Notes: The part of an RNA shown here (small-subunit ribosomal RNA, 3' major domain) has 475 nucleotides and comes from an uncultured prokaryote. Model confidence (mean pLDDT): 82 of 100.

Context: one part of a larger RNA
RNA sequence: UGACGGGGGCCCGCACAAGCGGUGGAGUAUGUGGUUUAAUUCGAAGCAACGCGCAGAACCUUACCUGGGUUUGACAUGCUUGGGAUCGCUGGUGAAAGCCAGUUUCCCCUUCGGGGGCCCUUGUACAGGUGCUGCAUGGCUGUCGUCAGCUCGUGUCGUGAGAUGUUGGGUUAAGUCCCGCAACGAGCGCAACCCUUGUCAUUAUUGCGAUCAUUUAGUUGUGCAGUUUAGUGAGACGGCCGGUGAUAAACCGGAGGAAGGUGGGGAUGACGUCAAGUCCUCAUGGCCCUUAUGGGUAGGGCUUCACACGUAAUACAAUGGCGCGUACAGAGGGUUGCCAAGCCGCGAGGUGGAGCUAAUCCCAGAAAGCGCGUCGUAGUCCGGAUUGCACUCUGCAACUCGAGUGCAUGAAGUCGGAAUCGCUAGUAAUCGCGGAUCAGAAUGUCGCGGUGAAUACGUUCCCGGGUCUUGUACA
Numbered sequence: 001u002g003a004c005g006g007g008g009g010c011c012c013g014c015a016c017a018a019g020c021g022g023u024g025g026a027g028u029a030u031g032u033g034g035u036u037u038a039a040u041u042c043g044a045a046g047c048a049a050c051g052c053g054c055a056g057a058a059c060c061u062u063a064c065c066u067g068g069g070u071u072u073g074a075c076a077u078g079c080u081u082g083g084g085a086u087c088g089c090u091g092g093u094g095a096a097a098g099c100c101a102g103u104u105u106c107c108c109c110u111u112c113g114g115g116g117g118c119c120c121u122u123g124u125a126c127a128g129g130u131g132c133u134g135c136a137u138g139g140c141u142g143u144c145g146u147c148a149g150c151u152c153g154u155g156u157c158g159u160g161a162g163a164u165g166u167u168g169g170g171u172u173a174a175g176u177c178c179c180g181c182a183a184c185g186a187g188c189g190c191a192a193c194c195c196u197u198g199u200c201a202u203u204a205u206u207g208c209g210a211u212c213a214u215u216u217a218g219u220u221g222u223g224c225a226g227u228u229u230a231g232u233g234a235g236a237c238g239g240c241c242g243g244u245g246a247u248a249a250a251c252c253g254g255a256g257g258a259a260g261g262u263g264g265g266g267a268u269g270a271c272g273u274c275a276a277g278u279c280c281u282c283a284u285g286g287c288c289c290u291u292a293u294g295g296g297u298a299g300g301g302c303u304u305c306a307c308a309c310g311u312a313a314u315a316c317a318a319u320g321g322c323g324c325g326u327a328c329a330g331a332g333g334g335u336u337g338c339c340a341a342g343c344c345g346c347g348a349g350g351u352g353g354a355g356c357u358a359a360u361c362c363c364a365g366a367a368a369g370c371g372c373g374u375c376g377u378a379g380u381c382c383g384g385a386u387u388g389c390a391c392u393c394u395g396c397a398a399c400u401c402g403a404g405u406g407c408a409u410g411a412a413g414u415c416g417g418a419a420u421c422g423c424u425a426g427u428a429a430u431c432g433c434g435g436a437u438c439a440g441a442a443u444g445u446c447g448c449g450g451u452g453a454a455u456a457c458g459u460u461c462c463c464g465g466g467u468c469u470u471g472u473a474c475a
Base pairs, nucleotide, nucleotide: 001475002474003472004471005470007469008468009467010466011465012464013463015459016458019423020422021421022420023419026314028312029311030310031309032308033307034305042053043052064300065299066298067297070294073126077125078124079123082120083119084118088103089102090101091100092099093098106117107116108115109114128289129288131287132286133285137283138282139278140277141276142274144272149188150187151186152185153184154183155164156163157162168179169178170177194266195265196264197263199234200233201232202230204228207224208223212221213220237260240254241253242252243251244250316416320375321374322373323372324371325370326369332363333362334361337356338355342351343350344349382413387408388407389406390405391404392403393402429451430450431449432448433447434446435445
């Protein structure tokens, strides 16, 4: 100087407390361990691995296993031997890859010698490796932590390691600011600048409809008030008033205002820590393989199943289930696409073909809600697992191993032990909608809006962190 203490002081955080809803019990989905296997490819391991890499394993993917095949190679460049096409088509064989046979016989320039290109072929340098090492590395990422810290120059002090500044008194979300001070300044962080949302001014088609006319319908004339759209501005700064404070920084209350003290949300992650993660995104040193640890192919596996754990969705019901009627979003996507009306089917879906490269058309009926009816506390008109039959769709192909529909079947489950998680406001809870990936395949994930709470006395305690100080035989 640090680190540590079941030392002390001060302070903060959904850290506790106060509340609301969960997990842990059930069956299911999914990941992991274990087990099994020819193979169940590999990685990730307290927080910070476990709906993680995977924004989507039937084939492909695919790295794994088995079988049958290949060796200058699926791919790059150079040299070299021989040839002319290549592509395509046909036949045999084979599970396929491939192998064999037949058919066809290149292009450009040219001084006609040749040169260049493309393809096949021979040989040689080499290619290739998701093989090993993340403890050789780059890059990228997690974490402490959006915590308020981490440092430097010069000066001063100390023999020196170092100290000072950065400590102290206040204050702040903040090393934020003020005052003081052997310090004076500065840098990386904080804040601001950026995006979005909340108010106003401006704009007017594909948007909108208060007034006037018109129609089945903002449909049309017409209008741009309001809504909305999208560019530029305005607006909030402790600016104004009162109190407290050291006359400061600031704090408390009030006015005006759409908004008030960082307005809400996002992006943004200092010096560093964990030899944290990744050689299987990519790049790369070294090592290893080179008729194989490379490359191609068919089938299988990654989907096993006594069990254990994590994360989710669904429930156990009446604040509910079911039936009928009826209302209101936002944000997205669409030409290999979204697919309307009409018709067929109980339905998944089929048919059909209009419109749309989209503020125009389509996906697209939002759901919870509201109104009426029914059920009457039951393992039920709760719950939907499992299983049977019959189908639909995608796709070369749904046996291993897809999703969906109809009818039938109707399991566990009556609110969950010890323990444990999230959340402070348009939040939790609850309700539906959309996107990426994608032929098909979400209860995951990323977004969107609808309805919309309770509680916070407080900082004694648990956990994590900041700062000052103290002890130390630790570094």